[in-house]
Notes
RNAcentral holds the full RNA, with entries from SILVA. Small-subunit ribosomal RNA, central domain from a metagenome, 352 nucleotides, folded computationally. The coordinates come from a structure-prediction model, not an experiment, and the mean pLDDT is 88.
Context: one part of a larger RNA
RNA sequence: CUGGGCAUAAAGAGCACGUAGGCGGUCCGUUAAGUCAGAUGUGAAAUCCCUCGGCUCAACCGAGGAACUGCAUUUGAGACUGGCGGGCUAGAGUUUGGUAGGGGUAAGCGGAACUCCAGGUGGAGCGGUGAAAUGCGUAGAUAUCUGGAGGAACACCGGUGGCGAAAGCGGCUUACUGGACCAAUUACUGACGCUGAGGUGCGAAAGCUAGGGUAGCAAACGGGAUUAGAUACCCCGGUAGUCCUAGCCGUAAACGAUGGGCACUAGGCAGUGGAAUCGCCUAUGGAUUUCAUUGCCGGAGCUAAUGUGUUAAGUGCCCCGCCUGGGGAGUACGCUCGCAAGGGUAAAACUC
Numbered sequence: 001c002u003g004g005g006c007a008u009a010a011a012g013a014g015c016a017c018g019u020a021g022g023c024g025g026u027c028c029g030u031u032a033a034g035u036c037a038g039a040u041g042u043g044a045a046a047u048c049c050c051u052c053g054g055c056u057c058a059a060c061c062g063a064g065g066a067a068c069u070g071c072a073u074u075u076g077a078g079a080c081u082g083g084c085g086g087g088c089u090a091g092a093g094u095u096u097g098g099u100a101g102g103g104g105u106a107a108g109c110g111g112a113a114c115u116c117c118a119g120g121u122g123g124a125g126c127g128g129u130g131a132a133a134u135g136c137g138u139a140g141a142u143a144u145c146u147g148g149a150g151g152a153a154c155a156c157c158g159g160u161g162g163c164g165a166a167a168g169c170g171g172c173u174u175a176c177u178g179g180a181c182c183a184a185u186u187a188c189u190g191a192c193g194c195u196g197a198g199g200u201g202c203g204a205a206a207g208c209u210a211g212g213g214u215a216g217c218a219a220a221c222g223g224g225a226u227u228a229g230a231u232a233c234c235c236c237g238g239u240a241g242u243c244c245u246a247g248c249c250g251u252a253a254a255c256g257a258u259g260g261g262c263a264c265u266a267g268g269c270a271g272u273g274g275a276a277u278c279g280c281c282u283a284u285g286g287a288u289u290u291c292a293u294u295g296c297c298g299g300a301g302c303u304a305a306u307g308u309g310u311u312a313a314g315u316g317c318c319c320c321g322c323c324u325g326g327g328g329a330g331u332a333c334g335c336u337c338g339c340a341a342g343g344g345u346a347a348a349a350c351u352c
Base pairs, nucleotide, nucleotide: 004323005322006321007306008305012320014202015201016200017199021195022194023193025088026087027086028085029084030083031082033081034080035077036076037075038074039073040072041071042070049065050064051063052062053061054060091192092189093188094187095184096183097182098181099180103177104176105175106174107173108172109171110154114150115149116148117147118146119145120144121143125136126135162169163168207248208247209246210245211244212243216242217241221237222236223235224234259319260318261317262316263315264314267297268296269295270294271293272292273291274290275289276288277287278286301308302307325352326351327350334345335344336343337342
């Protein structure tokens, strides 16, 4: 160096875009760098290997051969890889016409509930629990009706339903805006592709900075219970926070614990979005086919088993990331990012 792996044993980066690099469709011509063949030179001797010989044998020694798988020069070959030139359309993209959608951003609007405020009715309890108590209430609570204010979240529809790269996205309307799918002329470009070390961007919740906001809920905290105790579980309160704007943080069981791309390999049932065909006909229907997508079951295969099984964990190719016994430790030190909290990178001694 090669050889093994990564759903659950150690191991897929949270996700994407993309630089270098790696890899790359089809046909023709050319080149000859890689590649292949020949020749020449060189590849010291010793060693290793083969044959023969010398010490009584062997070790050891002597002779000859082979080898030294390499390098350089040169002559050729032209299939494959590469370079150059030209063409093609099956990959990729563009165009046109449609379709579905909680995809994103901003603004406006709505009703239910809740709390608070004011007023009316009313008059002794309410609340809470396993049972209670703290708490609230004759300064009139709870209940009920009317009016007002405020903030947050959007019941039903709602669905192994939809959209998004992931994080995530759910009242309604408008504006701006990203992507996907289907069909067509088979109209255009003509390999423009895949992956992606570094890099850049996005990235739940909690947390941080500044300013606002604060109905409900609620870390901390106070009180009441429970208990041997109860720094808890239960109850009454309650501040950060939860919300908005601007900026940080950059982590999660960021999970399908399964990186991305392409191709191939039995089926059955169902959902969603399209398209095509059909005198099948009880016509906003039905059947069949097809494309995309989302699920369930299952054959071969794979797997230690569980399971997986055209959405692969099957069979192959390309590229990246990662793993190498447990603890020490995702720690120390250093570097770097951060306001901080801390994040990233990442050992060793020692020990079993």